[in-house]
The prediction has a mean pLDDT of 81.
This is a predicted structure of a 476-nucleotide part of an RNA (small-subunit ribosomal RNA, 3' major domain) from an uncultured bacterium.
The RNAcentral record of the full RNA draws on ENA and SILVA.
Context: one part of a larger RNA
RNA sequence: UGACGGGGGCCCGCACAAGCGGAGGAGCAUGUGGUUUAAUUCGAUGAUACGCGAGGAACCUUACCCGGGCUUGAAAGUUAGUGACGGAUGCAGAGACGCAUCUUUCCUUCGGGACACGAAACUAGGUGCUGCAUGGCUGUCGUCAGCUCGUGCCGUGAGGUGUUGGGUUAAGUCCCGCAACGAGCGCAACCCCUAUGAAUAGUUGCCAGCAUGUAAAGGUGGGGACUCUAUUCAGACUGCCUGUGCAAACAGUGAGGAAGGCGGGGACGACGUCAAGUCAUCAUGGCCCUUACGUCCGGGGCUACACACGUGCUACAAUGGGCGGUACAGCGGGCAGCCACCUGGCAACAGGGCGCCAAUCCCGCAAAGCCGUUCACAGUUCGGAUCGGGGCCUGCAACUCGGCCCCGUGAAGUUGGAUUCGCUAGUAAUCGCGUAUCAGCAAUGACGCGGUGAAUACGUUCCCGGGCCUUGUACA
Numbered sequence: 001u002g003a004c005g006g007g008g009g010c011c012c013g014c015a016c017a018a019g020c021g022g023a024g025g026a027g028c029a030u031g032u033g034g035u036u037u038a039a040u041u042c043g044a045u046g047a048u049a050c051g052c053g054a055g056g057a058a059c060c061u062u063a064c065c066c067g068g069g070c071u072u073g074a075a076a077g078u079u080a081g082u083g084a085c086g087g088a089u090g091c092a093g094a095g096a097c098g099c100a101u102c103u104u105u106c107c108u109u110c111g112g113g114a115c116a117c118g119a120a121a122c123u124a125g126g127u128g129c130u131g132c133a134u135g136g137c138u139g140u141c142g143u144c145a146g147c148u149c150g151u152g153c154c155g156u157g158a159g160g161u162g163u164u165g166g167g168u169u170a171a172g173u174c175c176c177g178c179a180a181c182g183a184g185c186g187c188a189a190c191c192c193c194u195a196u197g198a199a200u201a202g203u204u205g206c207c208a209g210c211a212u213g214u215a216a217a218g219g220u221g222g223g224g225a226c227u228c229u230a231u232u233c234a235g236a237c238u239g240c241c242u243g244u245g246c247a248a249a250c251a252g253u254g255a256g257g258a259a260g261g262c263g264g265g266g267a268c269g270a271c272g273u274c275a276a277g278u279c280a281u282c283a284u285g286g287c288c289c290u291u292a293c294g295u296c297c298g299g300g301g302c303u304a305c306a307c308a309c310g311u312g313c314u315a316c317a318a319u320g321g322g323c324g325g326u327a328c329a330g331c332g333g334g335c336a337g338c339c340a341c342c343u344g345g346c347a348a349c350a351g352g353g354c355g356c357c358a359a360u361c362c363c364g365c366a367a368a369g370c371c372g373u374u375c376a377c378a379g380u381u382c383g384g385a386u387c388g389g390g391g392c393c394u395g396c397a398a399c400u401c402g403g404c405c406c407c408g409u410g411a412a413g414u415u416g417g418a419u420u421c422g423c424u425a426g427u428a429a430u431c432g433c434g435u436a437u438c439a440g441c442a443a444u445g446a447c448g449c450g451g452u453g454a455a456u457a458c459g460u461u462c463c464c465g466g467g468c469c470u471u472g473u474a475c476a
Base pairs, nucleotide, nucleotide: 001476002475003473004472005471007470008469009468010467011466012465013464015460016459019423020422021421022420023419026314027313028312029311030310031309032308033307034305035304042053043052064300065299066298067297068296069295070294076123077122078121079120081117082116083115086103087102088101089100090099091098105114106113107112125289126288128287129286130285134283135282136278137277138276139274141272146185147184148183149182150181151180152161153160154159165176166175167174191266192265193264194263196234197233198232199231200230201229202228206223207222210221211220212219237260240254241252242251243250244249303442316416320375321374322373323372324371325370326369332363333362334361337356338355341352342351343350344349382413387408388407389406390405391404392403393402429452430451431450432449433448434447435446
């Protein structure tokens, strides 16, 4: 100087408390450990691994296993040689590929070039090892308020001071004081979305007034008022008032205001820590393989299953289940696509077929809600696992191993031990909708979007994490 303390003081955080809803029990989905296996590819492992890399494992992917092939190689470059490359047919084969037959160039400045094959040579190739050789990227402490420097001063020196103190703040935020005076990286602001208004613009959006029109409908003429769209501005600054205070600031919310004291949310992560993670995104040093640890193909595996754990979904019902009627979104996506509408089918879907490269057409009926009716507390009209049968779709192909529909079957489960998690407001809870990936889909995942919409916070003694000052130390 740090670190640590079941030392002290001050302060903060869904840290506790106060509340609401979960997990831990059940079934299933998914990841992991373990076990098994020819292989169950590899990585991630307290917090900071475990619906993680994977935002799509039937083949492919694919790195693993078995078997069959190739060896300048699957791809790219340089240099001689050949003329095709390719296409069609047949044979053998699981295919890769091998064999046979037929067919077959283009440009040209005539030097050659394009393209392909093939010999030799130089380069290849490796998801092989080392993240403890590395770059880059990332997690975490932590959006915590800290981390430092120049000059000066103090100290023999390590170092200190500044950065401590008194207040204040979300903040090393600001004020006052002070052997310090200044400065940098952080904080805040500048950026984006959202909440209000104005101006401009008016189609594909809108419809107040006028006209027209319909069973109904901005459907049509027209209009820019309104909603909206999308660009530029305005607006909030403790600016005003009262009180406290030297000031900074705090309190009252008092006025005004759509919004009030950081308005709400996002992006943004200081010096550093964990030899944290990643050599399998990529790049890269070193080491290793070179008729194989490279590469092509067929099949299998990554989907196994006594078991253990994590994360979820669905439930155990009446604030509910079934049936009928009826209302209101936002974000997005669409041409190898979204598909109106019609017909067939109980349905998944199929056959026709309009429009739309989309504020125009389509996905597209939002659901919870509201109205009516039924069920009366039961393993049930709860719950839907499992299994049997029949079908539809994608795709070369659904056996291992896809999704969906219909009929039947109807398991466990009656609110879950110790323990444990999330959340402070348009939040939790609950309800549905969209997208990426994608032929299809194991999505209950991830990322977004809107609808309905709470309870509680006395307080900081205690648990956890953190900041500042101080103290002890046999630790560095």